Small-subunit ribosomal RNA from a protist metagenome, 1491 nucleotides, folded computationally. It matches the Rfam family "Bacterial small subunit ribosomal RNA".
């Protein structure tokens, strides 16, 4: 200090998440030791048991025990008893002090509670200091004894007694006052002269009470609160001030600087975090406060309204004899409960501290210690050195090895720790005694590597990788995400990484987060400028003089407790920890001849900000009134006749009762063409015929006046399009709703015909819009250029023009600068200041509830639960568009011929079947894999067989050559069992090679699965012209440029231009065939020009190379030449020459890539699956089925034809398991015999269309040939399922084919035949080739289809087969409303009213004092009673929480239903406000916006 995550990629905005630190923690796994700390955060829930506050006999009487002395008695000692005394110990009671401290807890409390700084009207036991005093008297009472009641707790009555208990008198410094009156104190004890006490007063110290300034959480969906309330006077009251209380008087007091109310909360020093500012926190330790089961009350006392005191009420627990009692762990332990969770019913007063006491001492769960807990921090250890054949084992492996790993074993060494044994503290002080901890710390010796390592992680963030298992399952996950058969992400293993007696997870806080931004953010489009304006409070404010000193600065003083933090030392072996010293504690207060710049206050002036006056001026600025013409509709009259109107096309509608059209007259309402503009005015909304009246604001000129009067503006007021509402008018046109007609699958729409509210006016309401420049207002500054509007000035001019200058307004372009970019740019989104408003992830939601405004519709204000990891802005590259431009293609058009109809062939689907094996499925499957399914093929089915196998390698045993051949039995065959003939190669004579049989194991085998695990190959876009790179440049970047532009081309072909310059794969060319020529070659081809032989044609032989031809090498064509056009280019057009002319024609050749395209059944191959079977063999069947549908073809429907006869002309290609001549037989298929040919020699082989002659004469025919019957031939083990061919006979459908659709641009289409492969044969009409004859048409690019380039929009990127909206149905989740219902809290009114203080009292009782001595007085007590008063009750509220039949909208879900609203012109541009309307998205009307 950052990182991950929105996208195909980019930049930005913005949220979510992670890495760090911390904790009174908890949980999982694991666990050796020590030190120091810490340990119910939850039920302020309930508590068994024990302990936690007593002490003083030197205040008092009394009692008891013990010891002892004396006396008496009992039988003398001994002993016992009694009495009197003494000593010592103990203590129930009276009395004193303490119990108000110490200890616990955080419920309440938003408060003078706390913190801090001040203050005046107070009290203060014990303690310290000072001064003074303590005289004289008195009456009671507990204990005790007796008596009575009660279960108990406890209590009644009578009698006795003491005090440092109580009372009176005296004294008086004190106190109160009207200033000479009143009031008012004491106590003794003792170790016996050394102390402890007592009273009064004044000080101090300590502690406490009170008052005030400032600080101190959230909510305005809490805005008004208050009646002793605010103040005064009198009285009362308190330790003290005070409405603290009361009577009277006044009407105040608090509050937007947030009162009141509600919620939450003990406050602080501190603690955690952070660079800091801050944020969070308030355990332990320390200060303060509050509380002690809940509520109330007082008593005592120096101090309490009292944790271990009292009284009352309530709840709960408990004892009881039922009459009545007792209790309060939020003290220490401990128990139950709650909870994720928090310890021993321990030791000791040895230390420190506290209470009492003269003291000894007693008490002390404060405290000191120990125990439990890895709860935290700190420290130590689990061994050290050597040790390679890198052991065994594990894991991985390419099988070579690698790794675990010097790790182990093994050798030597050490002993922190551990075990045993021995010694053994400090902590103790002023001094004898006194140590819980503790036989602890520590030291010494011995023993032996001995007793001691785990947890998490290993896809990225984030250090660390492989194998196996699993197969969107099981599971993981902090975020992104992983898992659907090769998972580095799940589980296990090996290895590795991190930390280590711990380690991970969870929870919470801070940080990162500049993600609430003071330091330190924003608001054109990402969230965000109020619709506009006036103006209150507030904030801010021009120049200048003087003064003050509030802010500010300076100096000093006080305080800011200690601990903590920080720094430096010191002590525990170090550290944690502890101690000492210092700084700090950023704050507050006070003081002052301090300073005076700035702010402020007061004051003196000024004019530039602002305003006023004067003179001009432009304008759809506003309000009211008057006037006008065009158009529309209606109406009257005329003319006139059959249509009008409307649409994409129609129809509804109007019209012979006379429309539309046309002429003339009249009426009505609404809006104002041209001018008109980027133009004007207004605060905005908005404003347009003309004129008049009234009126607002602006601008210009000159300078006169006032003298800061200013800017902004929370609340508040005013205005505020359209729609809408109320009332009354008006109503021509238009026109929500509605009706009808169309369109459509539907059409609650778009289109058409009608049409009501409304639109208009008057008066009032509403208060919202994409109310937009999506840009708040004001002021100042910061390059320019060009238009426009308004008035003015100057130059110039006779004047109109023209030129220049400053100002105001309104536009365009553009620099610096800014911005994520787009863009803004003197009218800022630049640079600055001031003020206001607003924002803080998306959705839920501008919704709910509450309040408020409104007649209503609705407006304003405005959440949460829940849910997601994104939502979003700008720009980029693609793809797409029922966007645009340009261009091409048998794409259309122009033509020719087909398909679709018939019959048949063939393939497919479907159906059927034991099986009809399988793949291919839009173009780019369907005469395709298959260039040959009767068996085989064959993968399918039925049946019969085999199991190391039909095939390969390896081992053992045994036999034999292998091989060929004969025959038999069973069997459907495979097969099984026999049989016949004959014998080899090498050789070292062991044997080997080879083959068969038997056995065992590794293995063989699979046309089984996955083409979505793959290789290879192929199809397709497409023979379309594209696809990229290097360097440079531009851009924050993705990317762009180049490759775009102007021409041109078949072409990214070429030229020109250009921040580009070059290059690569494609195009073209190079290759093959063909068209012309040349040279060479010359048989088997060619030639008869020559000779010869035979012949009917002709053939043979010899000769020849000229032509044809053969097959090698060359030539030729390049826009090369001419003319024109174009930019002096590329190129195009025309022409010449030429066999061929503009790539001559055809072929091969297929860029980067797309389609998870096709193929595991050509082959290869990973993984999975089968292994007496999914392998192998055989027989038979099937792949050939057949209501049907589709594709591709063949033959036809006839006369441009059919038939018969005769005649003519090819080329490719094939042939020895072959082609087969000639001859013979047969009607023929074919058969027989047999020549030639391993092919330019022989053969198939006859080409056909064509030509000539004749017949047929428009018919289902002499067309057509299907189908069927019969007879034959051929191949082959075999022709039934299921072959081909021949002959005779039979003679279907069909008379040119609906919607639709295909091919073709020249030697092409059309038409005619020939050959080949596969092959025994063939279902071939297929496929691949060959030649013969041989057309028509193309104006052209509007449209359909496909493609290329540029541009534009986009919410698409799996890329339009995209994305996506709403209703409905189902499941789940949280929420709102709701008849009600159940609680909590709270204020009000009334009733009742405990205890108790205060007051009253004529009743009862009464020792001290007084007197005139009594039934006295004063005083006191009891009872009764008055005010107040807790709990309780009643009533009607307020508020909050829970719950509820039913109901509403929302969110999330698997592949549901209906439509298709949005994104492209999204197919009617979209969106905003508003009204109506519809299953739903939505539609329509009115106004507005461009996003």
């Nucleotide at each position: 200090a950052g990182a991950g995550u929105u996208u195909g990629a980019u930049c930005c905005u913005g949220g979510c998440u992670c890495a760090g630190g911390a904790u009174g923690a908890a949980c999982g796994c694991u666990g050796g030791c020590g030190g120091u700390a810490u340990g119910c955060u939850u039920u302020a829930c309930a508590c068994a048991u024990g302990c936690a506050a007593g002490u003083c006999g030197a205040a008092c009487g009394a009692a008891a025990a013990c010891a002892u002395u004396u006396u008496u008695u009992g039988u003398u000692u001994a002993c016992a008893a009694a009495a009197a005394g003494u000593g010592c110990u103990u203590u129930a009671g009276u009395g004193g002090c303490g119990a108000a401290c110490g200890g616990g807890u955080g419920a309440g409390u938003a408060a003078c509670a706390c913190g801090u700084a001040a203050g005046a009207a107070u009290c203060u036991g014990c303690c310290u200091u000072u001064a003074g005093g303590a005289a004289g008297g008195g009456g009671a009472u507990a204990a005790c004894a007796a008596u009575a009641g009660g279960a108990a707790a406890c209590u009644u009555u009578u009698g006795c007694u003491a005090a440092u208990a109580c009372c009176c008198u005296a004294u008086a410094a004190g106190c109160g006052c009207a200033u000479g009156c009143g009031u008012a104190a004491a106590a003794g004890c003792u170790u016996u002269u050394a102390g402890c006490g007592c009273c009064u007063a004044a000080a101090g110290a300590u502690g406490a009470g009170c008052u005030u300034g400032c600080g101190c959480c959230u909510g305005a969906u809490u805005a008004g609160u208050u009646a002793g309330u605010u103040g005064g006077u009198g009285a009362g009251g308190u330790a003290a001030u005070a409405g603290c209380u009361u009577a009277c008087c006044a009407a105040g007091a608090c509050a937007a600087u947030g009162a009141u109310c509600a919620g939450u909360a003990g406050c602080u020093g501190u603690u955690c975090u952070g660079a800091g500012a801050g944020g969070a926190u308030g355990a332990u330790c320390a200060g303060c406060c509050a509380c002690a089961u809940u509520g109330g009350g007082a008593c005592u006392g120096a101090g309490a309204c009292a944790c271990g005191g009292c009284c009352c009420a309530a709840a709960c627990u408990u004892c009881u004899a039922c009459g009545g009692g007792a209790g309060g762990c939020a003290g220490c332990a401990g128990u139950g409960g709650g909870g994720a969770a928090u310890u021993u019913u321990c030791c000791g007063c040895a230390a420190u501290g506290g209470g009492c006491g003269c003291a000894a001492g007693c008490c002390u769960g404060a405290c000191g210690g120990a125990g439990c807990a890895a709860u935290a921090c700190c420290g130590c250890g689990u061994g050290g050195a050597g040790g390679a054949u890198g052991a065994c084992g594990g894991c991985c492996u390419a099988u070579g090895g690698g790794u675990u790993g010097u790790a182990a074993a093994c050798u030597c060494c050490u002993u922190u720790u551990c075990u045993u044994a021995g010694a053994g503290a400090a902590g103790a002080a002023g001094u004898u005694c006194u140590g819980a901890c503790g036989g602890u710390a520590u030291c010494u010796a011995a023993g032996g590597a001995a007793u001691a390592a785990g947890c998490a992680u290993c896809g990225g963030c984030u250090a660390a990788c492989u194998c196996c298992g699993u197969g969107c399952c099981a599971g993981c996950a902090g975020c992104c995400g992983c898992g659907g058969u090769a998972a580095g992400a799940c589980g296990g293993a090996g290895g590795a990484u991190g930390c280590a007696a711990g380690u991970g997870u969870u929870a919470u806080c801070c940080g990162g987060a500049a993600u609430u931004a003071u330091u330190g953010g924003g608001c054109g489009u990402a969230a965000a400028g109020c619709g506009u304006u006036u103006g209150u409070a507030g904030g801010u404010g021009g120049a200048u003089u003087u003064a003050u000193a509030a802010g500010u600065c300076u100096a000093u003083u006080g305080u800011u407790a200690a601990a903590u933090c920080c720094a430096g030392a010191a002590g525990c072996u170090c550290a944690a920890c502890u101690u000492c010293u210092g700084u700090u504690c950023u704050g507050c207060a006070a003081u002052a001849u301090g300073a005076a710049a700035c702010u402020a206050u007061a004051u003196u002036u000024c004019u530039u900000g602002a305003g006023g006056g004067u003179g001009g001026u432009a304008a759809g600025g506003g309000u009211a009134g008057a006037a006008g013409g065009a158009a529309u509709u209606c109406u009257u009259a005329g003319u006139g006749u059959a249509g009008c109107g409307g649409u994409g096309a129609a129809a509804u509608g109007c019209g012979u009762a006379g429309a539309u059209a046309u002429u003339a007259g009249g009426a009505a309402g609404a809006a104002c063409a041209c001018c008109a503009a980027a133009g004007g005015c207004g605060a905005a909304g908005g404003c347009a015929u003309u004129c008049u009246a009234c009126u607002u604001g602006g601008c210009c000129a000159a300078u006169c006046c006032u003298g800061a009067c200013a800017c902004u503006g929370a609340g508040a007021g005013a205005c505020g399009a359209a729609a809408g509402c109320u009332a009354g008018g008006g109503g021509a046109g238009c026109g929500a709703a509605u009706g009808g007609g169309a369109u459509u699958a539907g059409a609650u729409a778009c289109c058409c015909c009608a049409g009501u509210a409304g639109u208009c006016c008057u008066a009032g309401c509403c208060g919202u819009a994409a109310a937009c420049g999506a840009u708040g207002g004001a002021u100042a500054c910061u390059a320019g250029g060009g238009g426009g509007u308004a008035g003015g000035c100057g130059a110039a001019u006779c004047g109109a023009c023209u030129c220049g200058c400053a100002u105001a307004c309104g536009c365009c372009c553009g620099c610096a600068g800014u911005u994520u970019a787009c863009a803004c740019a003197u009218u800022a989104a630049g640079u600055a200041u001031c003020c206001c408003g607003c924002c803080u992830g998306g959705g839920g939601a501008g919704u709910a509830c509450g309040c408020u405004c409104g007649c209503a519709a609705g407006g304003g204000u405005g959440a949460a639960a829940c849910u997601c990891a994104a939502a979003g802005g700008a720009a980029u590259u693609g793809a797409c568009g029922g966007g645009g431009g340009c261009c091409c293609g048998c794409a259309c058009a122009a033509g020719c011929g087909g398909u679709g109809g018939a019959g048949c062939a063939u393939g497919u689907g479907g159906u059927u079947u034991a099986a009809u094996u399988u793949g291919a499925u839009g173009c780019a499957a369907c005469g395709c894999g298959a260039a040959g399914a009767a068996c085989c093929u064959u993968a399918c089915c039925a049946g019969a067989a085999c199991u190391u196998g039909a095939c390969a390698u390896a081992c053992c045993a045994u036999g034999g050559a292998u091989u060929u051949u004969u025959u038999u039995a069973c069997g459907a065959a495979a097969g099984u069992a026999a049989u016949u003939a004959g014998u080899u190669c090498c050789g070292u004579u062991a044997g080997g090679a080879c083959c068969g049989u038997g056995g065992a194991u590794a293995c063989a085998g699979g046309u089984g699965g996955u083409g979505c695990a793959u290789g290879g190959c192929u199809g397709u876009c497409g023979u379309c012209a594209g696809c990229u790179c290097g360097u440079g440049u531009c851009g924050u970047g993705a990317g762009a440029u180049g490759u775009u532009g102007g021409g041109u081309u078949a072409a990214g072909u070429c030229c020109c231009g250009c921040a580009a310059c070059g290059a690569g794969c494609g195009c073209a060319a190079c290759c093959c065939u063909u068209a012309u020529c040349u040279u060479u070659u010359g048989u088997u081809a060619c030639c008869u020009c020559u000779a010869u032989u035979a012949u009917a044609a002709u053939a043979g032989u010899a000769g020849g190379g000229a032509a044809u031809c053969u097959a090698a090498a060359g030539a030729g064509a390049c826009u090369g030449c001419c003319g024109g056009u174009c930019u002096u280019a590329a190129a195009c057009c025309g022409g010449a020459g030429g066999a061929a002319g503009g790539u001559g024609a055809g072929g091969a050749u297929g860029a980067c890539g797309u389609c998870a395209a096709g193929u595991c059944a050509g082959c290869a191959u990973g993984c999975c699956c089968c292994u007496u079977a999914u392998g192998u063999u055989c027989u038979g069947g099937g792949c050939c089925a057949c209501a049907c549908a589709c594709g591709u073809g063949c033959u036809a429907c006839a006369a441009u034809g059919g038939g018969u006869a005769a005649g003519a002309c090819a080329a490719u290609a094939a042939g020895u398991u072959g082609c087969u001549a000639a001859c013979c037989u047969g009607c023929a298929a074919a058969g027989g015999c047999a020549c030639g040919c391993u092919a330019a020699u022989c053969u198939a082989a006859g080409a056909a269309a064509c030509u000539u002659a004749c017949c047929c004469u428009c018919a289902g025919u002499u067309c057509g040939g299907a189908u069927u019957g019969g007879a034959g031939g051929c191949u082959g083990c075999a022709a039934c399922u299921c072959g081909c061919c021949u002959c005779c006979a039979u003679g279907a459908a069909g008379u040119c084919g609906g919607a639709a659709u295909c091919g073709c641009u020249a030697g092409u289409a059309a038409u005619c035949g020939c050959c080949g492969g596969u092959c025994a044969g063939c279902c071939a009409u297929a496929c691949g080739g060959c030649g013969g004859u041989g057309a028509a048409u193309a104006c052209g690019u509007u449209c359909c289809c496909g493609g290329g380039c540029c541009u534009u929009g986009u919410a698409c990127a799996c890329a339009c087969c995209g994305c996506c909206c709403g209703u409905c149905a189902c499941a789940c989740c949280a929420u709102g409303g709701a008849a009600g219902u159940u609680g909590g809290c709270u204020a009000u009114a009334c009733c009742c009213g405990a205890c108790g203080u205060c007051g009253u009292u004529a009743c009862c009782c009464u020792a001290a004092c007084c007197c005139u001595u009594g039934u006295g007085g004063a005083g006191g007590g009891g009872g009764a009673u008055g005010c107040c008063u807790a709990a309780g009750g009643u009533a009607a509220g307020g508020u909050u929480a829970g719950u509820a039949a039913c109901u509403a909208a929302g969110g999330u879900g698997a592949a549901g239903u209906c439509g298709u609203a949005a994104c492209a012109a999204g197919g009617u541009a979209g969106c905003c406000c508003u009204a109506c309307u519809g299953g739903a998205a939505g539609g329509u009307g009115g106004g507005g916006c461009u996003g």